Model confidence (mean pLDDT): 76 of 100. A computed fold for a 150-nucleotide RNA from a Thermoanaerobacterales bacterium, annotated as c-di-AMP riboswitch aptamer (ydaO/yuaA leader).

RNA sequence: AAUUUAAGGGCGCUUAAUUCUUUUAUAAGAAGCGGGGGACCCAAUUUUCAGGGGUGAAUCACUUACCUGUGCUAUAUCAGGUAAGUGUAGGGUUAUCUCUUUCAAUCCGAACCCGUCAGCUAACCUCGCAAGCGUGGAAAGGGAGGUUGA
Numbered sequence: 001a002a003u004u005u006a007a008g009g010g011c012g013c014u015u016a017a018u019u020c021u022u023u024u025a026u027a028a029g030a031a032g033c034g035g036g037g038g039a040c041c042c043a044a045u046u047u048u049c050a051g052g053g054g055u056g057a058a059u060c061a062c063u064u065a066c067c068u069g070u071g072c073u074a075u076a077u078c079a080g081g082u083a084a085g086u087g088u089a090g091g092g093u094u095a096u097c098u099c100u101u102u103c104a105a106u107c108c109g110a111a112c113c114c115g116u117c118a119g120c121u122a123a124c125c126u127c128g129c130a131a132g133c134g135u136g137g138a139a140a141g142g143g144a145g146g147u148u149g150a
């Protein structure tokens, strides 16, 4: 000097998912942020197995191959499923403290839950604060804070 592993700390990102207090610990409580249920009024009044609904940016469409069913001499067509791919509604990042806009680059476009049941919804009731990561382009405008000098 380089590489690898482990532990701790700092800064930053997605997200509601952070902080504080108490307790020997488990756990509990508070603040803050977020979700669900739930009147009048309004909406809907027709569609309940083709079930329906919720969190979330995560919807929608097409192509290829294979499988199943219908059809069938066979092929074709149609429907569904599996795998892979291309786009897309929509969403994120690109670090002076923060916000907004534009351009450019780049990435995501999942997953899970309720259980036949839920429109909106004041009071009220109730639930969550997991998890996973490592970004460093440009221009314009607004706000906040700090330092120095007069």
Stems, first nucleotide, its partner, number of pairs: 011134004018031005032129006042119001051117001052114004060087010090108005097143007